This is a predicted structure of a 346-nucleotide part of an RNA (small-subunit ribosomal RNA, central domain) from an uncultured bacterium. The prediction has a mean pLDDT of 86. RNAcentral holds the full RNA, with entries from ENA and SILVA.
Context: one part of a larger RNA
RNA sequence: UUGGGUUUAAAGGGUGCGUAGGCGGUGAAAUAAGUCAGCGGUGAAAGCCUGUAGCUUAACUACAGAACUGUCGUUGAUACUGUAUCACUUGAGUAUGGUUAAGGUAAGUGGAAUUUAUGGUGUAGCGGUGAAAUGCAUAGAUACCAUAAAGAACACCGAUAGCGUAGGCAACUUACUGAGCCAUAACUGACGCUGAGGCACGAAAGCGUGGGUAGCGAACAGGAUUAGAUACCCUGGUAGUCCACGCCGUAAACGAUGAUCACUCGCUAUUGGCAAUAUAUAGUCAGUGGCCAAGCGAAAGCAUUAAGUGAUCCACCUGGGGAGUACGCUCGCAAGAGUGAAACUC
Numbered sequence: 001u002u003g004g005g006u007u008u009a010a011a012g013g014g015u016g017c018g019u020a021g022g023c024g025g026u027g028a029a030a031u032a033a034g035u036c037a038g039c040g041g042u043g044a045a046a047g048c049c050u051g052u053a054g055c056u057u058a059a060c061u062a063c064a065g066a067a068c069u070g071u072c073g074u075u076g077a078u079a080c081u082g083u084a085u086c087a088c089u090u091g092a093g094u095a096u097g098g099u100u101a102a103g104g105u106a107a108g109u110g111g112a113a114u115u116u117a118u119g120g121u122g123u124a125g126c127g128g129u130g131a132a133a134u135g136c137a138u139a140g141a142u143a144c145c146a147u148a149a150a151g152a153a154c155a156c157c158g159a160u161a162g163c164g165u166a167g168g169c170a171a172c173u174u175a176c177u178g179a180g181c182c183a184u185a186a187c188u189g190a191c192g193c194u195g196a197g198g199c200a201c202g203a204a205a206g207c208g209u210g211g212g213u214a215g216c217g218a219a220c221a222g223g224a225u226u227a228g229a230u231a232c233c234c235u236g237g238u239a240g241u242c243c244a245c246g247c248c249g250u251a252a253a254c255g256a257u258g259a260u261c262a263c264u265c266g267c268u269a270u271u272g273g274c275a276a277u278a279u280a281u282a283g284u285c286a287g288u289g290g291c292c293a294a295g296c297g298a299a300a301g302c303a304u305u306a307a308g309u310g311a312u313c314c315a316c317c318u319g320g321g322g323a324g325u326a327c328g329c330u331c332g333c334a335a336g337a338g339u340g341a342a343a344c345u346c
Stems, first nucleotide, its partner, number of pairs: 004317003007300002012314001014201004021194003025088004030083002033081002035077008049065006091191001092188003095184006103177007110154001114150008125136002162169002206247006215241002220236004258313006266291009295302002319346003328339004
């Protein structure tokens, strides 16, 4: 480079916005850059190819032809692409009216539980385990009652449910704010899709500064277990978990399935709209699940939410190990992250 692939064999970027680029709806007329055709110039010779001839053949050589797929000029063609123009509405967006939800941020409020403190009742155990012990307790524990304080998480509802681009989101109320969907078909008139770089967001852990610390709990200590036990079990317990601000930028960041558009047999459940007429329903639009036909697939399976049939754009893969390592560079306070080989070996 060609060809083939990316759910599970190697391979979809964690997610979004978006620059360049690539690709792009319907009708009309214009142009003729791409495209196509004719003619002319050029495309050195030799070589290659075809034919004929010359050395006894061949190699070799000579002559003729073809070819030189290109390029320039000119004259035309106008379906497609491009360019500039006019128009359109079905893609896209706007408007109006509804509606939905743990979507986000901030503030306030609440009850249950837990722990602790104080007071009371009360007496010898409590706790823990497979069994124990460490531990707590006559300086009165555990248990029960009352009062107070604190921090964190929000039982039931709760779901095969909902929302969000992903990460993720769950007590209640308020304020601010984002989004989807449906209905109407009023407005704009291709304004679209994708997206290398770039920018933003991004669980947990970790880091910095300042707070907070009830429960839990890496590290650590002790008790057990065991041949040993740097573990599993038990008693304690620091960082952390929580808040504010700032970093980090990674995950089995998973549907292990990139985004967008079109098309393709059915059954069933469920969420949110609309729904003539009185209600219900049929139906329909947009989601979320289960089962299956064709088709696909190595199979498992997928199957209108495709892994089916096509189109556009991006990302990625190319035997195992060495290795996501070394070196260099960029980023970071650091931890480290990103990019990312080779020798050698099987």